[in-house]
RNA sequence: GUGGAUGACACUCUGGAGAAGCCCGGCGCAGGCCGGGUGCCGAAGGUGCAAAGCCGGGCGACCGGUGAAUCUCUCAGGCAAAAGGACAGAGACAGCCAG
Numbered sequence: 001g002u003g004g005a006u007g008a009c010a011c012u013c014u015g016g017a018g019a020a021g022c023c024c025g026g027c028g029c030a031g032g033c034c035g036g037g038u039g040c041c042g043a044a045g046g047u048g049c050a051a052a053g054c055c056g057g058g059c060g061a062c063c064g065g066u067g068a069a070u071c072u073c074u075c076a077g078g079c080a081a082a083a084g085g086a087c088a089g090a091g092a093c094a095g096c097c098a099g
Base pairs, nucleotide, nucleotide: 002098003097004096006094007093011091012090013089014088015087020038022037023036024035025034026033027032039079040078041077045075046073048071053066054065055064056063057062
């Protein structure tokens, strides 16, 4: 130097969906800001849980706990663009393996 698989969080690049540029009031010259209302979305974060397995109890049938997600709820967040964005790919880096 080449190839391969692996790597929690973090780093660089690329792709990345859904849903009102809604209504009312106030403020501001204005871009907008503040408060309230109705409808809607799920892919930041968060909530909930089936079986197996595991743990505990019971002589036993069995009981309790634990138990994932893009499912579920919609608390939070979001509903033009921008930003954000689960996730995916590549890179860099790290050690390992092969020749």